RNAcentral holds the sequence, with entries from ENA and MGnify. This is a predicted structure of a 73-nucleotide RNA (transfer RNA) from an Acidimicrobiia bacterium. The same sequence occurs in records of 2 taxa. Model confidence (mean pLDDT): 83 of 100.
RNA sequence: GCCGGGGUAGCUCAGUCGGUAGAGCAGCCGCCUCGUAAGUGGCAGGUCAGGGGUUCGAUUCCCCUCCCCGGCU
Numbered sequence: 001g002c003c004g005g006g007g008u009a010g011c012u013c014a015g016u017c018g019g020u021a022g023a024g025c026a027g028c029c030g031c032c033u034c035g036u037a038a039g040u041g042g043c044a045g046g047u048c049a050g051g052g053g054u055u056c057g058a059u060u061c062c063c064c065u066c067c068c069c070g071g072c073u
Stems, first nucleotide, its partner, number of pairs: 001072007010025004019056001027043005049065005
C1' cells in the first nucleotide's frame, strides 16, 4: 500500500428489505429470609466511532476519516 471483518449501555453481544434501539451480566431499589447467598419484580444506564450526503425519516444506504483484528505484498 491492497483486501476482508469489526466499532451499538460499565462489560459480552443482538438488531434492522430505512420508521426515533434490546438481551445477558454488572449497578441501584424492592420482595423473599432470623440474616446472607440464591431466587424473583422493577428502575436507571446509549452523541449506535467521528464528519458529510441521500431521504419526510439513517444504527441500517453512499462517501471521507479514525481505531481494533486477520490476510496479501